Predicted 3D model of a 370-nucleotide RNA (Bacterial RNase P class A) from an uncultured Planctomycetota bacterium.
[in-house]
RNA sequence: AACGUUGGACGAACGGUCGCGGACAACCCAAGGUUGUCUGAGGAAAGUCCGGACUCCAUAGGAUGCAACGACGGGUAACACCCGCCGGUCGUAAGACUAGGGAAAGCGCAACAGAAAGUAAACCGCCUUUUUCGAAGGGUAAGGGUGAAACGGCGAGGUAAGAGCUCACCGCGUUUCAGGUAACUGAAACGGCAUGGCAAGCCCCGUUGGGAGCAAGGAUAAAUAGCGUCGCGUUCUCGUGAACGGAGGGUGAUCCGUCCUUAAGACGCAGGUAAUCCGCUAGAGCGAUUAGGCGACUAAUCGUCGAGAUAAAUGACCGUUGCUCUUCGAUUGAAGAGUACAGAAUCCGGCUUAUAGUCCAACGUUCAUU
Numbered sequence: 001a002a003c004g005u006u007g008g009a010c011g012a013a014c015g016g017u018c019g020c021g022g023a024c025a026a027c028c029c030a031a032g033g034u035u036g037u038c039u040g041a042g043g044a045a046a047g048u049c050c051g052g053a054c055u056c057c058a059u060a061g062g063a064u065g066c067a068a069c070g071a072c073g074g075g076u077a078a079c080a081c082c083c084g085c086c087g088g089u090c091g092u093a094a095g096a097c098u099a100g101g102g103a104a105a106g107c108g109c110a111a112c113a114g115a116a117a118g119u120a121a122a123c124c125g126c127c128u129u130u131u132u133c134g135a136a137g138g139g140u141a142a143g144g145g146u147g148a149a150a151c152g153g154c155g156a157g158g159u160a161a162g163a164g165c166u167c168a169c170c171g172c173g174u175u176u177c178a179g180g181u182a183a184c185u186g187a188a189a190c191g192g193c194a195u196g197g198c199a200a201g202c203c204c205c206g207u208u209g210g211g212a213g214c215a216a217g218g219a220u221a222a223a224u225a226g227c228g229u230c231g232c233g234u235u236c237u238c239g240u241g242a243a244c245g246g247a248g249g250g251u252g253a254u255c256c257g258u259c260c261u262u263a264a265g266a267c268g269c270a271g272g273u274a275a276u277c278c279g280c281u282a283g284a285g286c287g288a289u290u291a292g293g294c295g296a297c298u299a300a301u302c303g304u305c306g307a308g309a310u311a312a313a314u315g316a317c318c319g320u321u322g323c324u325c326u327u328c329g330a331u332u333g334a335a336g337a338g339u340a341c342a343g344a345a346u347c348c349g350g351c352u353u354a355u356a357g358u359c360c361a362a363c364g365u366u367c368a369u370u
Stems, first nucleotide, its partner, number of pairs: 001366010012321007020040009042341001046352002049350005054213004061256004066209005072084004086100001087098004101204002106202002108198002123144002125140006152170002155167003171193001172191008217278004226269005232245005246262006285304008322339007
């Protein structure tokens, strides 16, 4: 200097005029209005994908089913998120990704090609016997072909030719030892040892899981018109009433269990009202310092309060500046053009996606110079 990898920050600023929402203060002719001060949309507010807080069902459990996750150890309120580490794949590397329990419980898939796609198989080839010289029989799976994949790999010996047939190494399996919290790693001994791949196919195993959602829910106000269906039995009791059964309803699907009702009740049809307020922003909050930890993060101390709209405010115009590009110039200038993705609606923690451009830090490879 070039090319890359990982992490992070900013993504517009200032002034003036006018127009909106909120809080506070003062004043007024006080349903409200005027003036002043302060303040008003993000890193993703997006997606609605995951986890919660909160509210209600509800006095709430068990089983089945369904769904999600899946190496190990941590973090967190929790998670399919984050951190560290192990295995595997890719890359020269820095690093990136993660399909990470089970194929000997069962089922299923692998088109075509190929001899044959799983305890399968002999097309060419090799060896050998016979031969009417056309070929027929036997052995073989080392070589070749087909295919994504062909029943361990390479080398040597051996053989009629070959084959773990034998041997050494690698791979695989079993056992033991050492290290590590663990996943796992390393070593040694023994064994000729392979019925392969896919479970991001169904499935099996383990763990976890009530549901609905701020249009949740609550208060005040307003307005009402009814009609239809179901609407029980037994026992005890002076009676009110109680118990049991039946029927109906609630509890995400089914069952069990459980709760309520048995008449001012449940269900269905029809009609009327629907305005205001709360929920609504002080919270698993934010910032700084110190300590612990490889890290995610945790603890303590101090400081701080940052939109709360409701058909939906947070804006429009003008001027100057910043940044990028082009042209001229060779100076720190002139002219022109452009300036990303995008807009709160109960709140928070994540993930994913979009993003003109500028900057910072660390690391890797190559080249050159010293």
Source information: Its mean pLDDT, the model's own confidence on a scale to 100, is 76. Rfam family: Bacterial RNase P class A. The family's RNA type in Rfam is ribozyme.